This is a predicted structure of a 146-nucleotide RNA (glmS glucosamine-6-phosphate activated ribozyme aptamer).
């Protein structure tokens, strides 16, 4: 240095509520619901309607933030080495075929709560898009060096 395991810590469809829907209440008022998952971080600074799909459809509307974009910087790669251009982010061009992979819904049960509703836990099922392999296959100039 590397790998493996354990612990810890972590929000990133993630937190939040003046609007909406809904429950309770005579009222006053209380309270509830508000993104399913997959995927995604070099660094620093800027910026805001930030990727896929789902038997979701108030998952509406707002505020906040954010792994995205965008500049500089670093670093991989394009056969040594420097400049510049290309693209990428430590598994570090790109194209072309293949290939695995989800949770909610839905049933059911349990436990909370007058309830709206919430947590948990079972049963069986479906994605994309990133990613994997595999094939094809990737600069220009100086230099060096065999």
């Nucleotide at each position: 240095g590397c790998u493996a395991u354990a612990a810890a810590u972590u929000a990133a469809g993630c937190g939040c509520c003046a609007g909406a829907g809904c429950u309770c209440a005579c009222a006053a008022g209380a309270g509830u619901u508000g993104a399913c998952g997959a995927g995604g971080u070099c660094a620093u600074g800027g910026u805001u309607a930030a990727u896929c799909g789902a038997g979701a459809a108030u998952u509406c509307g707002g505020c906040g933030g954010a792994u995205g974009c965008c500049a500089u910087g670093g670093g991989g790669u394009g056969u040594a080495c420097u400049a510049c251009c290309a693209u990428c982010c430590u598994u570090a061009a790109a194209g072309c075929u293949a290939u695995a992979c989800a949770a909610a819904a839905c049933c059911u049960a349990u436990a909370a709560g007058u309830g709206a509703u919430u947590a948990u836990a079972g049963a069986g099922a479906c994605a994309a898009a990133a990613a994997u392999a595999g094939c094809u296959a990737a600069g220009u100039a100086g230099u060096u060096u065999a």
Annotation:
It matches the Rfam family "glmS glucosamine-6-phosphate activated ribozyme aptamer". Its family is annotated with catalytic activity and regulation of gene expression in the Gene Ontology. The sequence was found by an Rfam model in a public genome assembly. Its mean pLDDT, the model's own confidence on a scale to 100, is 79.